[in-house]
Order: sequence, then structure tokens, then C1' cells
RNA sequence: AUACUUUGCUGGGGGUCCGCGCUUCCUUUGAAGCCGGUGAGACACACCCUUUGAACCUGACACGGUUAAUGCCGUCGUAGGGAAGCAUGGCUUGCCCAGU
Repeated sequence: AUACUUUGCUGGGGGUCCGCGCUUCCUUUGAAGCCGGUGAGACACACCCUUUGAACCUGACACGGUUAAUGCCGUCGUAGGGAAGCAUGGCUUGCCCAGU
């Protein structure tokens, strides 16, 4: 000095669903609250992600499975998009200098 990689700071990006239930409003089978399911996170100044990019979006009212129900699980996915700078360490290789 380069490749890879850990962490931090600042800035930026992102999602927020379902109902075996209970209560209230309202009489349309809808809204609000509580509780429950999954998850890092279901509006928390919390969680996650930040090109090393599956955080998240499109495909998608997709397909297969499961459940009370649901992106709940898997496929799709070596698909297409997607938000950066600095610093601190680790490690590999190369070059230069000094010593032996």
C1' cells in the first nucleotide's frame, strides 16, 4: 500500500400483518381498545439494514404446505431493484528501509 473482514460515529434507507377471542361504538359485518399468534421489530424515536447490500420493494390477489387466521413456513432467489462517508482493530499478499 492492496484484497478480505470486526466494531464504532455521523448521515441515510425500511417495514408495521393476522384473529381460535373479550369489551365498546355502530347496525355496515365495519371501527377502536385489550388480549393472543409469528418475528429483531407489528408505530416503538424502538428494531433492522446501509453496496461485504434477502433490511426492504417488484414479481404477487403468485405457487406448494400449515394454521383459528395471516408472507406463519418454503419455493420464487446465482431474478430485477434498493440507502455512504470517516475512523479503529484483525488478517493475507506485495514493496521499501534498518538490523542480524
Molecule: TPP riboswitch aptamer (THI element)
Organism: Betaproteobacteria bacterium